[in-house]
């Protein structure tokens, strides 16, 4: 310098849950804790999943002039990198 099937020291991260903050919500952030993780570092590019205040579309009701309310869709939009693939960077180390 290259490689990454196995091993994982010193270290690192932290699910669920609890409390607090924030958001309409999914969720995110902080603290505690410890289910797990060899990229559980970073990037929503492809698939997947979750949410749906407002806008959009459809239906119904009221009003009959603008419109208002309810229900549905999940289009726009938001989220999950600890769902999978992909991209990118990196630690330790056997051969």
């Nucleotide at each position: 310098a290259c490689u990454u099937c196995c091993c994982g020291a010193c270290a690192g991260c932290a699910a669920a849950c609890g409390c607090a903050a924030u958001g309409a919500g999914a969720g995110u952030u902080g603290c505690g804790c410890a289910c797990g993780c060899a990229a559980a570092g970073c990037c929503a590019c492809a698939g997947g999943c979750c949410c749906u205040c407002a806008g959009c579309c459809g239906g119904c009701g009221c009003a009959c002039g603008c419109g208002c309310g309810c229900c549905g869709g999940g289009u726009c939009g938001g989220g999950c990198a600890g769902c999978u693939g992909g991209g990118u960077u990196g630690c330790a180390u056997c051969c």
A computed fold for a 95-nucleotide RNA from Pseudorhodoferax sp. Leaf274, annotated as c-di-GMP-I riboswitch aptamer. NCBI's taxonomy places the organism under Bacteria, Betaproteobacteria, Burkholderiales, Comamonadaceae, Pseudorhodoferax. The RNAcentral record of the sequence draws on Rfam and Ribocentre.